Large-subunit ribosomal RNA, domain IV from an Isosphaeraceae bacterium, 333 nucleotides, folded computationally.
The full RNA is in RNAcentral, with records from ENA.
NCBI's taxonomy places the organism under Bacteria, Planctomycetota, Planctomycetia, Isosphaerales, Isosphaeraceae.
Context: one part of a larger RNA
């Protein structure tokens, strides 16, 4: 000197990105427990006391070497006598939560979840899916049933816009195949007739009018379909600021609620609070580059090996080392 591990005086996060690691708490039993909540919960909240052994009474009890309650005495530093057994509190983020996950760097605010909502399906063969096909799933099921999509418990709530794009329904209109034959052609075939020729027929080809789909087009509707949700100038006894007015442009011109935020460039914004001091945090503000309402807004108790910030406890993480014990490492075999 490396690894595991013990203990250290004072001091106790001063370490460091960050209390990473350690250490403190740890069991039984009695008091005794906030804010807040969905009245289940927060709870083992917290924060305290006791705890060996011999002796005597009592209660429970058929009864015990059971369990409970008193007195009364003994020992040690130490009575949960040694292993083995939460450390806790407070403030925010984000997900409701138990769960699931990158086999071998991520466990998570990612997935999934109960629920919410739209779409499709009406069955003799469902809609969807697998297969070249047979067949088979869906289902031996039948809209309270199955399939697809987006949101994600619960709690107040989900505004405006249908101009584009999609989808839904409805209409005329042109046509495509095909259908329909007016009419022309041809002809070596049959019959007529005054056989040059012409007429019916029969085959054979050509073929108007008109009948005929779906998209396009029109008309609506539809955003928990895609998706969008202004700009400029002026205006109130002094400044400021603009309820107010005007023009332009549009489909409509961001509504609740949040708001430097998991989004804020300037940016360590500003102002308060926490500190001795704080680009961190937490509360307030609004000037949102570049929140905004199922690509769901905002608020919530409970969870959380989760992310930030505080603090009390405690400590070899530091001041700062110090000593020991086992393996190593080195010497010999």
């Nucleotide at each position: 000197c490396c690894c595991u591990c013990g203990c250290u005086a004072a001091g106790g996060a001063a370490c460091u990105c960050g209390g990473c690691a350690a250490a403190u708490c740890g069991a039984g039993c009695c008091c005794g427990u906030a804010a807040c909540c969905u009245c289940g919960g927060g709870a083992g909240a917290a924060g305290g006391g006791c705890u060996g052994c011999c002796c005597c009474g009592g209660c429970u009890g058929c009864g015990a070497u059971g369990g409970c309650c008193g007195g009364g005495g003994c020992c040690g530093c130490a009575g949960a006598g040694a292993a083995g057994a939460g450390g806790c509190c407070c403030g925010g983020g984000c997900g409701g939560c138990u769960g699931u996950u990158u086999c071998c760097u991520a466990a998570a605010a990612a997935c999934a979840c109960c629920g919410g909502c739209c779409c499709c399906u009406g069955c003799a063969g469902a809609a969807g899916g697998c297969g070249c096909a047979a067949g088979c799933c869906g289902a031996c099921g039948u809209a309270u049933a199955g399939g697809g999509a987006c949101c994600g418990a619960g709690g107040c709530c989900u505004g405006c816009c249908c101009a584009g794009c999609g989808c839904c329904g409805g209409g005329a209109c042109c046509u495509a195949a095909g259908g329909g034959g007016a009419g022309a052609c041809g002809u070596g075939c049959g019959g007529g007739c005054c056989c040059u020729g012409u007429c019916c027929g029969g085959c054979g080809c050509c073929g108007a009018a008109c009948c005929g789909a779906a998209c396009c087009c029109c008309c609506g509707g539809u955003u928990a379909g895609c998706g969008g949700c202004g700009g400029c100038c002026g205006u109130a006894a002094u400044g400021g600021u603009g309820a107010c007015g005007g023009c332009c442009a549009g489909a409509a011109u961001g509504u609740a609620g949040c708001g430097a935020a998991a989004c804020u460039c300037c940016u360590u914004g500003g102002c308060g609070g926490c500190u001795a001091a704080a680009u961190a945090c937490c509360g307030c503000c609004g000037u949102g580059c570049u929140c905004g309402a199922a690509u769901g807004g905002c608020g919530u108790g409970a969870c959380g090996a989760c992310c930030c910030g505080g603090g009390c406890a405690c400590u070899g993480u530091c001041u700062c080392g110090g000593c020991g014990a086992g393996g190593g490492a080195c010497c010999c075999g």